[in-house]
RNA sequence: GGGCUCUUAGCUCAGUCGGUUAGAGCGCGCCUCUGAUAAGGGCGAGGUCCGUGGUUCAAAUCCACGAGGGCCCA
Numbered sequence: 001g002g003g004c005u006c007u008u009a010g011c012u013c014a015g016u017c018g019g020u021u022a023g024a025g026c027g028c029g030c031c032u033c034u035g036a037u038a039a040g041g042g043c044g045a046g047g048u049c050c051g052u053g054g055u056u057c058a059a060a061u062c063c064a065c066g067a068g069g070g071c072c073c074a
Stems, first nucleotide, its partner, number of pairs: 001073007010026004019057001028044005050066005
């Protein structure tokens, strides 16, 4: 330098026919259960969907450019 790929909650990741309110597990907070813990049960908080621009009635999702990580080639 070239090709491919990833970036979504604190962490690990779904969401890949564009369509109202963006989800799961773990973690966290409160309650419950127990003699008391752990485990279990219930409820809840938590998000600029990497950034900018574009296409569209509508974008996490499509396109362009840029940023960062990974793999391969040179």
Source information
The RNA shown here (transfer RNA) has 74 nucleotides and comes from Chloroflexi bacterium UBA6622. It was read from a public genome assembly. Rfam family: tRNA. It is annotated as a transfer RNA. The prediction has a mean pLDDT of 81.